RNAcentral holds the sequence, with entries from MGnify. The RNA shown here (SAM riboswitch aptamer (S box leader)) has 99 nucleotides and comes from a soil metagenome.
[in-house]
RNA sequence: UUUAUCCAGAGUGGCUGAGGGAACAGGCCCGACGAUGCCACAGCAACCAGGCGCUUCUGCCCAGGUGCUAAUUCCUGCCCGAUAACCGGGAGAGAUAAA
Numbered sequence: 001u002u003u004a005u006c007c008a009g010a011g012u013g014g015c016u017g018a019g020g021g022a023a024c025a026g027g028c029c030c031g032a033c034g035a036u037g038c039c040a041c042a043g044c045a046a047c048c049a050g051g052c053g054c055u056u057c058u059g060c061c062c063a064g065g066u067g068c069u070a071a072u073u074c075c076u077g078c079c080c081g082a083u084a085a086c087c088g089g090g091a092g093a094g095a096u097a098a099a
Stems, first nucleotide, its partner, number of pairs: 001099006011041005019030003024077004042069003047065002050061003073093001078090004
């Protein structure tokens, strides 16, 4: 850079010790009943790899490489539509996978 996905799912323990939810702003929330980070074990999922099946379909199995385990990617920011308000669609940004 390209493509795909992002309203589902899955946490305990040890050490650490005050912040954290990507950055900026606003909101909202989590946090000494322990944030964050690291480690261990457990778990979730199934993008890639592997196996089986198949004319196609893209199905089933598995769990080796990744990823993930508060809240929709926590929500909003820009554009369009609609409304009394809630809201819907898209873009942008971000995350993950593969190339």